[in-house]
Molecule: RNase P RNA; transfer RNA
Organism: Rhodospirillales bacterium
RNA sequence: UCAGACGGCUGGAUGGCUGCACUUCGCAAGGGGUGAGGAAAGUCCGGGCUCCACGGAGACACGGUGCCGGUUAACGACCGGCGGGGGCGACCUCAGGGAAAGUGCCACAGAAAACAAACCGCCGGGUUGGCGUCUUCGGACGGCAAACCAGCCAGGCAAGGGUGAAACGGUGGGGUAAGAGCCCACCGCGCGACCGGCAACGGAAGCGGCAUGGCAAACCCCACCGGGAGCAAGACCAAAUAGGGGCGGCACGCCGGGCAACCGGCAGCGGUGUUUCCGCGACGUCGCCCGGGUCGGUCGCGCGAGGCGUUCGGUGACGGACGUCCCAGAGGAAUGGCCAUCCAUCGCUCCUUCGGGGGCGGGGACAGAACCCGGCUUACAGGCCGUCUGACCUG
RNA sequence: GCCCAGGUAGCUCAGCUGGUAGAGCACGCGAUUGAAAAUCGCGGUGUCGGUGGUUCGACUCCGCCCCUGGGCA
Numbered sequence: 001u002c003a004g005a006c007g008g009c010u011g012g013a014u015g016g017c018u019g020c021a022c023u024u025c026g027c028a029a030g031g032g033g034u035g036a037g038g039a040a041a042g043u044c045c046g047g048g049c050u051c052c053a054c055g056g057a058g059a060c061a062c063g064g065u066g067c068c069g070g071u072u073a074a075c076g077a078c079c080g081g082c083g084g085g086g087g088c089g090a091c092c093u094c095a096g097g098g099a100a101a102g103u104g105c106c107a108c109a110g111a112a113a114a115c116a117a118a119c120c121g122c123c124g125g126g127u128u129g130g131c132g133u134c135u136u137c138g139g140a141c142g143g144c145a146a147a148c149c150a151g152c153c154a155g156g157c158a159a160g161g162g163u164g165a166a167a168c169g170g171u172g173g174g175g176u177a178a179g180a181g182c183c184c185a186c187c188g189c190g191c192g193a194c195c196g197g198c199a200a201c202g203g204a205a206g207c208g209g210c211a212u213g214g215c216a217a218a219c220c221c222c223a224c225c226g227g228g229a230g231c232a233a234g235a236c237c238a239a240a241u242a243g244g245g246g247c248g249g250c251a252c253g254c255c256g257g258g259c260a261a262c263c264g265g266c267a268g269c270g271g272u273g274u275u276u277c278c279g280c281g282a283c284g285u286c287g288c289c290c291g292g293g294u295c296g297g298u299c300g301c302g303c304g305a306g307g308c309g310u311u312c313g314g315u316g317a318c319g320g321a322c323g324u325c326c327c328a329g330a331g332g333a334a335u336g337g338c339c340a341u342c343c344a345u346c347g348c349u350c351c352u353u354c355g356g357g358g359g360c361g362g363g364g365a366c367a368g369a370a371c372c373c374g375g376c377u378u379a380c381a382g383g384c385c386g387u388c389u390g391a392c393c394u395g
Numbered sequence: 396g397c398c399c400a401g402g403u404a405g406c407u408c409a410g411c412u413g414g415u416a417g418a419g420c421a422c423g424c425g426a427u428u429g430a431a432a433a434u435c436g437c438g439g440u441g442u443c444g445g446u447g448g449u450u451c452g453a454c455u456c457c458g459c460c461c462c463u464g465g466g467c468a
Stems, first nucleotide, its partner, number of pairs: 001391010012342007020035006037366001041377002044375005049230004062226005067081005082096001083094004097221002102219002104215003119161002121157003125153006131142004169187006188210001189208003194203003234299004244290007253266005268280004306325008343364001345362007396467007405420004414451001422438005444460005
C1' cells in the first nucleotide's frame, strides 16, 4: 500500500420565531421545568406485577430445551472451554444427548436398502449332447503336463461389473478349485488398564479379526424445565334510563244474578267545569330506601434486577464497594413546523500550484414510547475508532 | 395493546405420519351449427407468500420475515 477478519461508537450541531403534551408558580394575563430509541418494531423467548385454580409431594398427558463448566431474578440469552466442518490465516460455523430399547421410512434405479440376499460373473462336481485322442471295437479318457465347448441339475463364492444419496472395512501380500479377515503387515474401527482435566474430552500400553448403514427439525427413549391467563390483568368511586328487592300511602262500599269463580248496575278515580261517551282499579300506582352492573372517573403508572463515574475480584459473561443523578408518560395518543449559520455528503459547473478551493441545487438512514425489565431477531443513508491476519514493497 | 387462524392454477378449494401437485368453474383448440349457446373430445396453466436450515430428497418438518382475515373491554 492492497485485500480481509473481529469488536465498538455515532447517526446531525447551535441560535431565533411559532406551536403541542405533562408538570409547577400565579386570582388572571403570563412565566419556569421536562419531553423517544438503539432498535420504542416483530411479539420469538425469559421474568417482575395482577387475577383465577390448587393442601404438600409424586405420577400420567402435553409443550419446550439438549456437548461440558460457569454467569444470571430467569431464559432457548451470554461467557469460557471441548468436539465436528470450512478458511493459507485472523477467524467463522454447528437444534452438538441416544440409531447394540423398540416401531417406522429409505421414492426411482438396482440382484440386494439391512438379524440378509445373488442379476451378470468366477469355481469344482454330476449328467446329456457335440468335438478331439486312443482302442482289444465292448468302450475309455479329455487330470497330472502345451492340448474342450454348450445346455441342464444340485452346490461353493462375493474378487470383478453395473445401480444409487447411501451397498455390510481399505491397500498390499499369502492362501484357495474359485474366493473370502480365512491368515499376515500397515491404515481405519470398537473395547480399553493407566495418565491429564471439576467436566465435556484428550493421550495411551494392550486386547478384539471387524461385530448392528442413514434418518430422532419421524414416532420414541433418557435427563432437565414448565399450573392457566394477561394492564383490554386487576382494584376503588359511581350518573340518566330500564329492570330487581324492602317499607309505607291510595279502593276493599251498596244492589241484583249465580253453589262458586265471576258477571251486570250504582258510587269512586282519570280524560280541565257540566252532560254524553271512553278508560282504570292491587300481578296496579305513588313516594322513600337498598343492592348489582353500564356510561363516566380515579388508581395500577414509573425509584427501577435504574443510569453515569471511580475502584476491587474474575481470562470473560458478571459480581462487590464508594460517589453522584432523578431521567417522557397524558388519552387513541404530545415530542412538530419555518428561517439562518455550521457540519459532513451527493449531483452539475468554474478555477487549480493537482493538495484543493469557489458557485448553484438536492436530500440528512431506519423508525417512533402506551405496565415495566433482561435477551433474541429484523430494519438502518452516511461517518468514526480500536485490535488482529495474509500478500507485496521499503528501511 | 394482547391472542388466534390462513397464504397452493385466473377464481373456489383438496393434497401435509417427506418421494417430482390435483378437482370443479373459467380459458384455448377441434367437432357439431347457416351462426351462436348448450354438448362432446383434447390441452396448457403453478418460483406451493419470501428467505435460510434439517434430509439423498421439502407444498409437507424447523427458524426468521412479509401479507390477509378474525377475536378480546